Model confidence (mean pLDDT): 84 of 100. This is a predicted structure of a 1540-nucleotide RNA (small-subunit ribosomal RNA) from a marine sediment metagenome.
RNA sequence: AAUGGAGAGUUUGAUCCUGGGUCAGAACGAACGCUUGCGGCGCGUUUUAAGCAUGCAAGUCGAGCGGUAGAGGUUCUUCGGAACCUUGAGAGCGGCGAACGGGUGAGUAACACGUAGGUAAUCUACCUUUGGAUUGGGGAUAGCCCAUGGAAACAUGGGGUAAUACCGAAUACGAUCUUUUUUACGUAAGUAUUUAAGAUGAAAGGCGCUAAGGCGUCGUCCGGAGAUGAGCCUGCGGCUCAUUAGCUUGUUGGUGGGGUAACGGCCUACCAAGGCUUUGAUGAGUAGCCGGCCUGAGAGGGUGACCGGCCACACUGGGACUGAGACACGGCCCAGACUCCUACGGGAGGCAGCAGCUAAGAAUCUUCCGCAAUGGGCGAAAGCCUGACGGAGCGACGCCGCGUGAACGAUGAAGGCCGGAAGGUUGUAAAGUUCUUUUCCACAUGAGGAAUAAUGCAAAGAGGGAAUGCUUUGCAGAUGACGUUAGUGUGGGAAUAAGCUCCGGCUAAUUACGUGCCAGCAGCCGCGGUAAUACGUAAGGAGCGAGCGUUGUUCGGAUUUAUUGGGCGUAAAGGGCGUGUAGGCGGUUUUGCAAGCCUGGUGUGAAAGACCUCAGCUUAACUGAGGGGACGCACUGGGAACUGUGAGACUAGAGUUUAGGAGGGGAAGCUGGAAUUUCUAGUGUAGGGGUGAAAUCUGUAGAUAUUAGAAAGAACACCGGUGGCGAAGGCGAGCUUCUGGCCAUAAACUGACGCUGAGGCGCGAAAGCGUGGGGAGCAAACAGGAUUAGAUACCCUGGUAGUCCACGCCGUAAACGAUGUGCACUAGGUGUUGGGUCAUCAAGACUCAGUGCCGUAGCUAACGCGUUAAGUGCACCGCCUGGGGAGUAUGCCCGCAAGGGUGAAACUCAAAGGAAUUGACGGGGGCCCGCACAAGCGGUGGAGCAUGUGGUUUAAUUCGAUGAUACGCGAGAAACCUUACCAGGGUUUGACAUAUUUAUGAUCGUCUUAGAGAUAAGAUUUUCCCUUCGGGGACAUUUAUACAGGUGCUGCAUGGUUGUCGUCAGCUCGUGCCGUGAGGUGUUGGGUUAAGUCCCGCAACGAGCGCAACCCCUAUUGUCUGUUGCCAGCAUUAAGUUGGGGACUCAGGCAAGACUGCCGGUGACAAACCGGAGGAAGGUGGGGACGACGUCAAAUCAUCAUGGCCCUUAUAUCCUGGGCUACACACGUGCUACAAUGGCCGGUACAGAGUGAUGCGAAGCCGCGAGGUGAAGCAAAACGCAGAAAGCCGGUCUCAGUUCGGAUUGGAGUCUGAAACUCGACUCCAUGAAGGUGGAAUCGCUAGUAAUCGCGCAUCAGCAUGGCGCGGUGAAUACGUUCCCGGGCCUUGUACACACCGCCCGUCACACCACCCGAGUUGGGGGUACCCGAAGUCACUAGUCUAACCAGCAAUGGAGGACGGUGCCGAAGGUAUGCCUGGUAAGGGGGGUGAAGUCGUAACAAGGUAGCCGUACUGGAAAGUGCGGCUGGAUCACCUCCUU
Repeated sequence: AAUGGAGAGUUUGAUCCUGGGUCAGAACGAACGCUUGCGGCGCGUUUUAAGCAUGCAAGUCGAGCGGUAGAGGUUCUUCGGAACCUUGAGAGCGGCGAACGGGUGAGUAACACGUAGGUAAUCUACCUUUGGAUUGGGGAUAGCCCAUGGAAACAUGGGGUAAUACCGAAUACGAUCUUUUUUACGUAAGUAUUUAAGAUGAAAGGCGCUAAGGCGUCGUCCGGAGAUGAGCCUGCGGCUCAUUAGCUUGUUGGUGGGGUAACGGCCUACCAAGGCUUUGAUGAGUAGCCGGCCUGAGAGGGUGACCGGCCACACUGGGACUGAGACACGGCCCAGACUCCUACGGGAGGCAGCAGCUAAGAAUCUUCCGCAAUGGGCGAAAGCCUGACGGAGCGACGCCGCGUGAACGAUGAAGGCCGGAAGGUUGUAAAGUUCUUUUCCACAUGAGGAAUAAUGCAAAGAGGGAAUGCUUUGCAGAUGACGUUAGUGUGGGAAUAAGCUCCGGCUAAUUACGUGCCAGCAGCCGCGGUAAUACGUAAGGAGCGAGCGUUGUUCGGAUUUAUUGGGCGUAAAGGGCGUGUAGGCGGUUUUGCAAGCCUGGUGUGAAAGACCUCAGCUUAACUGAGGGGACGCACUGGGAACUGUGAGACUAGAGUUUAGGAGGGGAAGCUGGAAUUUCUAGUGUAGGGGUGAAAUCUGUAGAUAUUAGAAAGAACACCGGUGGCGAAGGCGAGCUUCUGGCCAUAAACUGACGCUGAGGCGCGAAAGCGUGGGGAGCAAACAGGAUUAGAUACCCUGGUAGUCCACGCCGUAAACGAUGUGCACUAGGUGUUGGGUCAUCAAGACUCAGUGCCGUAGCUAACGCGUUAAGUGCACCGCCUGGGGAGUAUGCCCGCAAGGGUGAAACUCAAAGGAAUUGACGGGGGCCCGCACAAGCGGUGGAGCAUGUGGUUUAAUUCGAUGAUACGCGAGAAACCUUACCAGGGUUUGACAUAUUUAUGAUCGUCUUAGAGAUAAGAUUUUCCCUUCGGGGACAUUUAUACAGGUGCUGCAUGGUUGUCGUCAGCUCGUGCCGUGAGGUGUUGGGUUAAGUCCCGCAACGAGCGCAACCCCUAUUGUCUGUUGCCAGCAUUAAGUUGGGGACUCAGGCAAGACUGCCGGUGACAAACCGGAGGAAGGUGGGGACGACGUCAAAUCAUCAUGGCCCUUAUAUCCUGGGCUACACACGUGCUACAAUGGCCGGUACAGAGUGAUGCGAAGCCGCGAGGUGAAGCAAAACGCAGAAAGCCGGUCUCAGUUCGGAUUGGAGUCUGAAACUCGACUCCAUGAAGGUGGAAUCGCUAGUAAUCGCGCAUCAGCAUGGCGCGGUGAAUACGUUCCCGGGCCUUGUACACACCGCCCGUCACACCACCCGAGUUGGGGGUACCCGAAGUCACUAGUCUAACCAGCAAUGGAGGACGGUGCCGAAGGUAUGCCUGGUAAGGGGGGUGAAGUCGUAACAAGGUAGCCGUACUGGAAAGUGCGGCUGGAUCACCUCCUU
């Protein structure tokens, strides 16, 4: 010295960035809603410059003049009055004022305003100062009187009168003019000054005093100076639109004249043809300007209320008069509109002064008091006037201040709210006690605003003879609207005084109830679909407080227009490219100047406001004083570094010449070969062609193929290359001619000649257009064939414009490096093209100009860029400012057209977007796995039946499950029951639980009657325990109340349980590291594994849940124990029957065993793999249990539990009967078959695991059989179920709808059970259907598995072809991973993230909204031409009239004037015409939005034909196709380059 800068929510699954929309702040002349105690200071029609009733807002002077009514007095009187004196309202003449003060902001884009100047081009009343003068005359006129007209306003005639009114004359210190002269100054025009002569032009008096001579004072006139105010001119400054680009005829200048206070085209005549403009003229729109005010850190942005300065206006338009000053708010004339009066003939008016009214509007006040103060006008003064002003009133409109009480007070009262309760909270809050009295009420008192004027007294001074006077000072000296003032005192009493908004986040503050995408909220994001902290209410809380919220507006935040202080590769944004004008910028050096620049001085920058300090109201707001500042403008002194400018010099920039070089640079001409097609001729025969597959097409009239010849047009293989050239577009066979540019080296020359470049001009792919050629191939359109649901497409066969040439247009592309041009600087490495130098055998080193890649620093949101910058700087140009609407509409320009260039708005949304991340997905890629495919075996799909489901039906066919992951599922057993469903009949504290209460003593059991039964009625039997005998308790029934009950709803409120991905190998964490971040790394890579299993490597190191192992069964052995099990040896029997035995089998315990442990090979000295040995078993031995993080709002409220909701003589509960078993049909899962690997008959062998007391039930007997009878044994290694079957051994059948198959049906039975009709199983006799191996399609299984065979169990009175188990017999095949399905890992693309069952485009249909065009129609504005032409100025005229002056004796005449007339100009008005801008509009057009509409599927993945750009054609639509271009295309391969 400086006092000064905050962010947040919202795009995403998440992230960073870009970018918009929104919020928090401050302010207001505000309005609205709710509320309201007081005071101070301010402010108060922002809207229609709309219209106004009423009152007031500009008068004053009798000391300029004449003088009246009236009043008073005196005198006279004919008593009517008259005269005189004093005073004198109103009116009149005259003077000054009225041009100030007050209001408003319509107009105005302008010297209107601001600022700084000029006036040598001017005026200025009153005021100050100064010089001189103020002499002497004249004629009128108003008032007044008389008369006339008129409704009025008012007008006219006659008579007479005054002045500081008017007019001559005299005089002239100055003044002005003409001529002349001097000096000073000035750039000049000229200004000032001076000399002489000549000419011109003045005046007014009033009052006071007087010694009557005069004096004083106020005036008046001619001048000088000043002050003040005003006029005019100039530099600079401050709005929008270029979709306004040209404007101008008094226009620009000159000369003469006129006019003005004054310069000037200000006006006029003539002459010249100029003047303004991209540094924005002209036009259009908008607007009073400034000091200031609001905001902001500032720079800025917005604004122009109040206060102050300037301007403009005064109902609208025009005009002059008077005057110092006006073209005049409360003056005049005219025109117009409107209002009022009227006797209809005519008149009157102008609140944008103060109040007030009406209308308008969201909205803005009293028809108040006073001149007491301040100021203004007049006056000598007193004074008068003053809606200026001072005050009061109304309004929370704003700012400021005060109050609504203070202290104590716990039983933490009551009440409210919350909570299951305990309790919490409201809350020291209240009540209560003590205290205070600001405020309030009543009464009393009471400053300051008042200074002084007139006048009186006193003093001093100048001049004068005196007086009245003049000047200065002191003392005294009337006057208050506000006002019941401010303040103060006394008394009273907590007494009179709190609301509003909010409580999801931003943003401080939460609970309950109600509601149920309803009602509603919302500033943004967003809440509300039954548990809403977001709606409404309550309680509580937060914020502010006489206010609080809302709305509107401005600035801020917004660095979101970026000077301070932004950007342009991909987010919006580099012009397609060059050339070049204006402009901007510019190398080295010397010197001059001083415009910019630096520095000093002077003037100004009004006051108020703002800032600082001090002071006055109790404080503050408010006010006063002082100070500082004011970045600006002008004048002036000095400086010379830089810029500029003048002159001179230089060579490093730029350029020129000579000697070289490379090149698809351009234009024209000539020539060439290969290929294609066509034609001719030959050979030759049946196809050719085309496709995913075909067909259209072509061919026996000879194609295709092949040989020879000919013609035509177009394009130039190989070389060929991130190689070359060009400004870009672009350029490719060879040769010739003409021609442009570039590079390098060396020397010489010019001497800044340079860079950029708004407009302008030129070039500019493809498509397209015009005219004329040409036309082989290709090929929009078109035709046909396919494909398809369709196929206006993709594919095929044809095919026209076009593609080619010449000339002319078009002017656009993803015209791209999505990167403007130029210059300079800032590590390198490695290729390649063209030169040069050195050194050369070669390799090489250095250098210049290009062209690629990698990369440091740095930059970037990231991706990436990185000496070819997107790094660091400079210069210049272009462009951007949310998405859509829209590159559209309209206007203009260009074009033959197509179209191009320029280029909006209304409306709508809260996003649109870039880069990167994690997932998911892909009809993307790589690797790997799985009975996934393949290789096999057996099935399903066909038949009949069983069973479940859908559908249909029904009174009911209860409910649920319903892609994989429902469908022999819940159900491990529906005849009744179950049962939830239906019909009918009953009950209502209930079928069931608990508690209290009433009554009773039974309940139970048995029997009878009615009934379908539930049930009802009745009969019979009748309580228990304790006891103090009063009673109590238990149990049961009953009465009443709480309650019970619900298979009612919600699995999308839930717990629990379960399915599935999937027994797939994954899912994560800590620390570290990388990245702005989401995230990544670890977990990727190389191997390997069943495995994220293990090893190696590695910015990672470790760890957890999963994998594996630990558990169970099974396979081997040992050992222990041997009964109900076993029997080798011994004895015995019909029989392990018995004695005996523990050896064996077996059973139950405990151990062992298997670990890639050993060997060889492969591998990287690893992990591991392959092979082998041994072993009962070999590489997780086989099987089971075990299911990571999570997904599917998966399933289940009907297992159970449970929130909420619902029912309560019913949705509860009981009973009978029915239904769940229906049957045109469709599907799933099964059984039995179709037969000879079989059927049937006879004989015969071998299991395991279970189960049994309401049970299993033997033997024996009966029945063909189901079964009956019977009763032994067995709570089971003991007895029973219990005969295993396939198998084996024999026999028969002989390929048939059969001795296969067994459905269906008839008859007869058995068993269970109250009960087999609906609706059980089984047996016997009889019947004997379909079916001859099953279309498309589809399922299971990799070894003791598939297949096949039987047995058992649960449920169960009875009822399996289902389910769960058990053993017997017992295969085939796997080359392999191309394909289908599912999964894992890595990678890639993405417009997906509810994650492809995703997203999303366009037409059409409907509704609403704004817009565009539009035949017209109706307003407004300004322009041009012409007509008419008011008032009025000016000019002319001489018709009428005429006091002053002149002449004249007079008459009269003259000068001058008034009226009249004419002319120019001229407002309003009219006609015509074209322009700009609104309203409205039949109809037409696209756009936006909207609910679950219709048609397709264009885009996003290779989006299923890669997409996109330009253009052309076509098509319901997205779109398709042709031509050229781009990568902002996936995938695979190759080439080149880079890294190592």